[in-house]
Context: one part of a larger RNA
RNA sequence: AGCAUAGGGCGGAUGCCUUGCCACCAGGAGCCGAAGAAGGACGCGGCCAGCUGCGAAAAGCCAUGGGGAGCGGCAAGCAAGCAUAGAUCCAUGGAUGUCCGAAUGGGGAAACCCGGCGCGGGUAACACCGCGUCACCGUAUGAUGAAUCCAUAGUCAUACGGAGGGAACCCGGCGAACUGAAACAUCUAAGUAGCCGGAGGAAGAGAAAGAAACAUCGAUUUCCUAAGUAGCGGCGAGCGAACGGGAAAGAGCCCAAACCUUAGGCCUUCGGGUUUAAGGGGUUGAGGGCCCGCAUAAAGAUUCAAUCAAAUGAGCUGAACAGUACUGGAAAGACUGACCAAAGAGGGUGAAAGUCCUGUAAGCGAAGUUUGAGCGAAUCGAGCGGUGACCCAGAGUACCACGGGACACGAGGAAUCCUGUGGGAAUCAGGGGGGACCACCCCCCAAGGCUAAAUACUACCUGGUGAGCGAUAGAGAAGUAGUACCGUGAGGGAAAGGUGAAAAGCACCCCGGGAGGGGAGUGAAAGAGAACCUGAAACCCUAUGUUU
Repeated sequence: AGCAUAGGGCGGAUGCCUUGCCACCAGGAGCCGAAGAAGGACGCGGCCAGCUGCGAAAAGCCAUGGGGAGCGGCAAGCAAGCAUAGAUCCAUGGAUGUCCGAAUGGGGAAACCCGGCGCGGGUAACACCGCGUCACCGUAUGAUGAAUCCAUAGUCAUACGGAGGGAACCCGGCGAACUGAAACAUCUAAGUAGCCGGAGGAAGAGAAAGAAACAUCGAUUUCCUAAGUAGCGGCGAGCGAACGGGAAAGAGCCCAAACCUUAGGCCUUCGGGUUUAAGGGGUUGAGGGCCCGCAUAAAGAUUCAAUCAAAUGAGCUGAACAGUACUGGAAAGACUGACCAAAGAGGGUGAAAGUCCUGUAAGCGAAGUUUGAGCGAAUCGAGCGGUGACCCAGAGUACCACGGGACACGAGGAAUCCUGUGGGAAUCAGGGGGGACCACCCCCCAAGGCUAAAUACUACCUGGUGAGCGAUAGAGAAGUAGUACCGUGAGGGAAAGGUGAAAAGCACCCCGGGAGGGGAGUGAAAGAGAACCUGAAACCCUAUGUUU
């Protein structure tokens, strides 16, 4: 030194565990902000570094309600205290809320510096201190008011609004590349990612100038189907409908104009004309106005609201078991005999408990909030027929040309929709569409607007579920985790769980400077002693045997 055996050390695998996570379901909620948000800085404790909570009124103050014996956060300890005259705690409402931050008096290298005005405190006088207020933009109203006479610009005041943040979902603007096509350019990826703007609890769309096909349907949205069909396509790669059928949901309305009236301006031949504003009227493709005839109110809608109900919201009530001279450290196990059950879900208790604790089933529950109904009130809301080719019915619009884009449709025979440039109608005897275009026929009424539900999503709250994980897994994070640490910065980003039923965490003695150990004691166990459950392997040591 190798090998073998035994005993140890180191190490932290494995098993078991779970406070943490993952995914999904149901319900709720779906915004916060100049009344200063989100997020922070700095402080606040008797002793206080971190986290948590809070804000100079600082681990807290006030009120109402719940609750009922302890409290003084994580977190032990000492001290001083609080509490059945009801504390701590929980819910709701309120007060306070430094400084930064949209940050907004001015500045600024965020959490700092320096001011004006008013009021108050303070000083002999200053100084100094406290409270309030002072940014910008838009809209409205009023005042003031240049060059320049009127005016306008500008300025000022007041009121209201805006700004900034937020996980996804939504609408819009701008808009890639890798990639695929086995290369690559049209094409694809994809109107995706990304950036920007805007909004809501949803958004967008939406009451036919529709879809169809000779029969009709009757706003929009979503799902199933039609269908990987018809088509599009270097007819490559790929892209990919609609009609129709079935379901979810269901809701329809308002202007502009004609005409009438009022008020103001301008013009006037004083008859009126015209224009602006407001009110009435009217809203459709079976139209409306004007004129004539008949009838003359309600249905209904919206908002407010006494009251009622439900949900939510701190909580509350809540059945039934004992014994043993069984095992054990411990009984919930075993044995014996009972009981409850609208409750035998789950968790805990010294092992394995329907009847010990907490709960569970079933019930109850205030303020506040939400939803629904709703006596009543206010507002809105009005019909039928006839007649006349008298009037009205959305114009730089429709449409065309050229260029582009969207439509499943890549310019194609390319309709339809949007529009950059140019041209440019008709006016109900009118106009648009039916996939070039024309005719016939059919459908519809553009160039104004609003509209719930069915649909999408989940940062957040509550409850639940899992052939989800179980500490190299599951979130990056089961511990002060987006921490420590790294980086100028954008940014990157860990490791680290387990004594025991209970600290009962080893008084006392001995060796030692200590660390550590030996006794003693606790405990079922200390070979569970905090480097703490189990404790594999590599690796190291000791002893014995053996080989060289």
Molecule: large-subunit ribosomal RNA, domain I
Organism: Christensenellales bacterium